[in-house]
Molecule: Guanidine-I riboswitch aptamer
Organism: Halioglobus sp.
RNA sequence: CCAAUGGAUAUCUAGGGUUCCGGUCGCGGCUAAACCGCGAUGCCUGGUCCGAGAGUUAUCGACCUCCUGGGCGGUCCGGGGGGUUACACGGAGGGAUAAAAGCCCGGGAGAA
Numbered sequence: 001c002c003a004a005u006g007g008a009u010a011u012c013u014a015g016g017g018u019u020c021c022g023g024u025c026g027c028g029g030c031u032a033a034a035c036c037g038c039g040a041u042g043c044c045u046g047g048u049c050c051g052a053g054a055g056u057u058a059u060c061g062a063c064c065u066c067c068u069g070g071g072c073g074g075u076c077c078g079g080g081g082g083g084u085u086a087c088a089c090g091g092a093g094g095g096a097u098a099a100a101a102g103c104c105c106g107g108g109a110g111a112a
Base pairs, nucleotide, nucleotide: 007060008059009058010057012055015050016049020047021046022044023041024040025039026038027037028036029035061085062084063083064082065081066080067079068078069077070076087107089110093105094104095103
């Protein structure tokens, strides 16, 4: 100086809205309660749901190293132990979904 790898998936959370459930309010069934229906409401705590490149946890993969079984042997086919998997400030705007977001565009544009 150059090349390659620096990965994948899942759990949970920060966060998110309002399709469904529930809550609340209004109207009606009904004159009342329970219950049911319709509508509104997420500046309704919630359940379902979405959810991090720069958050958590785990599994797998990859690389390095040591031990070990099979095999005549090999750059062959397995098993096990240890290590590594770094660093990371970031708009506006747009997109999907019911809708929104730290989701996706995006380790983007920029910045130092």